[in-house]
RNA sequence: GACUUCUCAUCGGGGAGCUUUGGCUGAGAUUAAUGAAGAUUGGAUAAUGUUCAUUUAAACCCGUAUCACCUGAACCAGAUAAUGCUGGCGUAGGAAUUGAGAUGACAUUCUCC
Numbered sequence: 001g002a003c004u005u006c007u008c009a010u011c012g013g014g015g016a017g018c019u020u021u022g023g024c025u026g027a028g029a030u031u032a033a034u035g036a037a038g039a040u041u042g043g044a045u046a047a048u049g050u051u052c053a054u055u056u057a058a059a060c061c062c063g064u065a066u067c068a069c070c071u072g073a074a075c076c077a078g079a080u081a082a083u084g085c086u087g088g089c090g091u092a093g094g095a096a097u098u099g100a101g102a103u104g105a106c107a108u109u110c111u112c113c
Stems, first nucleotide, its partner, number of pairs: 001106001003104001005102005011063004017024002030057001032055006039048003069094003075088004
């Protein structure tokens, strides 16, 4: 000097599916609030629960790249009660960081024997 691995700090990126409600896969399938849509109950004010979106909080994963994640994708093959469940696509395209310390080997220079 560039590098390997690890730790800490800091900043940042990301997803939350399927279901027969028993459960399945996974590191992770979560909490609360608001809004919208439609559903049920009610004479009505309204109530209940469903879906979607946004925000909040917690946990988890990831940060330069062949393990975060997204796109292709309403993709292809297989399996399953069903599902990105498994494999392919895939060394695909995109994708978020800096600093300090430790560690090991390498290269170069200097000193000594």